[in-house]
RNA sequence: CUAGGUGGGGAGUCAGCGGUUCCCUGAACCCGAAAUCCGCUCCAGCGGGACCGAACGCCGUCCGAGGGCGGCGGUCAUGGGCACGGGUCAUCGACACGUGGCGUUGACGGUCGGGUCCCGCGCACUGGGAGCGUUCGAACCGCGUCAGGUCCGGAAGGAAGCAGCGCUAAGGACUCCCUCCCAGGUGCCGCGGCACCGCCCGACCCGAGCAGGCGGCGGCGACACCACCCGGGGCCGCUUGUUCGACGACGGAG
Numbered sequence: 001c002u003a004g005g006u007g008g009g010g011a012g013u014c015a016g017c018g019g020u021u022c023c024c025u026g027a028a029c030c031c032g033a034a035a036u037c038c039g040c041u042c043c044a045g046c047g048g049g050a051c052c053g054a055a056c057g058c059c060g061u062c063c064g065a066g067g068g069c070g071g072c073g074g075u076c077a078u079g080g081g082c083a084c085g086g087g088u089c090a091u092c093g094a095c096a097c098g099u100g101g102c103g104u105u106g107a108c109g110g111u112c113g114g115g116u117c118c119c120g121c122g123c124a125c126u127g128g129g130a131g132c133g134u135u136c137g138a139a140c141c142g143c144g145u146c147a148g149g150u151c152c153g154g155a156a157g158g159a160a161g162c163a164g165c166g167c168u169a170a171g172g173a174c175u176c177c178c179u180c181c182c183a184g185g186u187g188c189c190g191c192g193g194c195a196c197c198g199c200c201c202g203a204c205c206c207g208a209g210c211a212g213g214c215g216g217c218g219g220c221g222a223c224a225c226c227a228c229c230c231g232g233g234g235c236c237g238c239u240u241g242u243u244c245g246a247c248g249a250c251g252g253a254g
Stems, first nucleotide, its partner, number of pairs: 004052003007025005015041005029049004058252005066244005071238006078231004085226002087223003091219003095216001097215003101210002109205008118193005123187002125184007133174004142167004150159003
């Protein structure tokens, strides 16, 4: 002077490797960039500098920090299943066991009567319609009376007839006291029929039980809250297995 050295390892990433990142070990040069990344395909990070420099290193065995994967245990939440068990809810039944209630001011049961449902009729009520009643109601084509005027007639007298007045028809309004008809989610109403199982009420007989409101019991269901079964996951721990393995110890070779 040169080769080389100035750390190594695990995870992650990657087709793979080195570095930046995280972690372990450890006496571990400096600067710049590096995760929608920087490089490489190699005993090696890239670019620039500094120092040491024949050292470093290499091979074997052991130790073993720490990491990865698995196993086991605990714990936490979670997906699915299951109505066998616990729980909750619903329903039915029966025991009158507990509790509460009714009952000698008479339970249960029995007899009788009435009501409750429906039909018809009557009565009443309400509503509608008609009749009856009152009133209005016709320029002419309704009636009566018809001033004036008109017509006929010699006259006596007669005729038609507007306005007015009176009356009424069709129709309108009012009344609804009375009569009739129709209708009714009308009625503490009456009569008859139907019904007369049940329920309610009453009277009488009998004389001590009745009743499932709640709890308990049994049956049958619903619900996945607990438990149970199947599955994946987070966290913690391990006397555990396996794998990589820093630092370190011993030995060896050029």